Overview:
RNAcentral holds the sequence, with entries from ENA. Predicted 3D model of a 72-nucleotide RNA (transfer RNA) from a Rikenellaceae bacterium.
[in-house]
RNA sequence: GGCCUUGUAGGUCAAGGGAUAGACCCUCGGUUUCCUAAACCGGUAAUCCCGGUUCGAAUCCGGGCGAGGCUA
Numbered sequence: 001g002g003c004c005u006u007g008u009a010g011g012u013c014a015a016g017g018g019a020u021a022g023a024c025c026c027u028c029g030g031u032u033u034c035c036u037a038a039a040c041c042g043g044u045a046a047u048c049c050c051g052g053u054u055c056g057a058a059u060c061c062g063g064g065c066g067a068g069g070c071u072a
Base pairs, nucleotide, nucleotide: 001071002070003069004068005067006066007065010025011024012023013022018055027043028042029041030040031039048064049063050062051061052060
């Protein structure tokens, strides 16, 4: 350099064109307890960037950037 795969909360993953983008862990607050832990309830937090297609895009297409792999 060429080709392939991939990018979503702090972390691990869902959402395969339409609903308020969800779950678990973490974290914060609360209930409970003499205290802690456990349990239960609640909160915060995300679609890599720019275009295109579409009535509608996290999802499809193109380019860029990052990561991984194959090849020279």
Its mean pLDDT, the model's own confidence on a scale to 100, is 82. It matches the Rfam family "tRNA". It is annotated as a transfer RNA. From the family's description: Transfer RNA (tRNA) molecules are approximately 80 nucleotides in length.